[in-house]
Context: one part of a larger RNA
RNA sequence: CGCAGGAAGUUUGAAGGGAGUCGUCCCUAGUACGAGAGGACCGGGAUGAACAUAGCAACGGUAUAUCGGUUGUCACGCCAGUGGCAUGGCCGGGUAGCUGCCUAUGGAAUAGAUAAACGCUGAAAGCAUCUAAGCGUGAAGCUAGCCCUAAGAUAAGACUUCCCAUUCGAAAGAAGUAAGAUCCCUCCAAUGUCAGGAGGUUGAUAGGUCAGAGAUGUAAGUGCUGCGAAGCAUUCAGUCGACUGAUACUAAUAGAUCGAGGA
Numbered sequence: 001c002g003c004a005g006g007a008a009g010u011u012u013g014a015a016g017g018g019a020g021u022c023g024u025c026c027c028u029a030g031u032a033c034g035a036g037a038g039g040a041c042c043g044g045g046a047u048g049a050a051c052a053u054a055g056c057a058a059c060g061g062u063a064u065a066u067c068g069g070u071u072g073u074c075a076c077g078c079c080a081g082u083g084g085c086a087u088g089g090c091c092g093g094g095u096a097g098c099u100g101c102c103u104a105u106g107g108a109a110u111a112g113a114u115a116a117a118c119g120c121u122g123a124a125a126g127c128a129u130c131u132a133a134g135c136g137u138g139a140a141g142c143u144a145g146c147c148c149u150a151a152g153a154u155a156a157g158a159c160u161u162c163c164c165a166u167u168c169g170a171a172a173g174a175a176g177u178a179a180g181a182u183c184c185c186u187c188c189a190a191u192g193u194c195a196g197g198a199g200g201u202u203g204a205u206a207g208g209u210c211a212g213a214g215a216u217g218u219a220a221g222u223g224c225u226g227c228g229a230a231g232c233a234u235u236c237a238g239u240c241g242a243c244u245g246a247u248a249c250u251a252a253u254a255g256a257u258c259g260a261g262g263a
Base pairs, nucleotide, nucleotide: 001152005163006162007161008160009159010158011157015149016148017147018146021049022048023047024046025045026044027043033038051106052105053104054103055102059100060099061098062097066093067092068091069090070089071086072085073084074083075082076081110144111143112142117137118136119135120134164262166175167174168173180258181257182256183255184200185199186198187197188196205251206250207249208247209246210245211244212243214240215239216238221234222233223232224231225230
């Protein structure tokens, strides 16, 4: 821009894409077969590998704004307590998120038409012949079936709901609006930008605060015991990023723009 008014939703599915793999074991059955050795078809069940998709409840990894321990050195006048630097100084843990070595699921069943092949009936050619007319069986393959995209499918589809018939102009057209949308702002399990999604005071969108979960592991100060290093009590304390809930304290103020009149 189109889809002959403008919007917000819900859809149909022409067409396109994805997937499509391969073992092992058990039963049937030590049966059929075979002198024996050996050892099935068909059918049923179980369990895997690799691959794909999704996920983080469990199991693990990571986690440079989290907690603790600790070495050297410098600083805060000193002690104590802290902070800086040294690969996050080193070490021990670890929430959210992300993640795999982890978890879940999938390949199919089924139907139709077929290939090779195997057949039925059957002449040309009194016989024979799957073929010439006719009719079957038959594959991981084909068409559906499963998953995804999809009406620019210009053949532009369908359904539901909302807005209405303004003003100027001779007309062409223009303007202000409606439903609605955007700019702008607070943000996000969305993100390169854009897009998408949640919100903007008639508000829980983010931060803060409070409570909880969870992590670390018993803070500082003081007291007591010990010559002392230290230990014990106060104290399952103190501190805390992302998680959950509540709460308008802070910031989403104010405002602007676009957008029909139905050939």
Overview: The prediction has a mean pLDDT of 90. A computed fold for a 263-nucleotide part of an RNA from a Bacilli bacterium, annotated as large-subunit ribosomal RNA, domain VI. Rfam family: Bacterial large subunit ribosomal RNA. Gene Ontology terms of the family: structural constituent of ribosome and ribosome. The organism belongs to Bacilli, within Bacteria. RNAcentral holds the full RNA, with entries from ENA.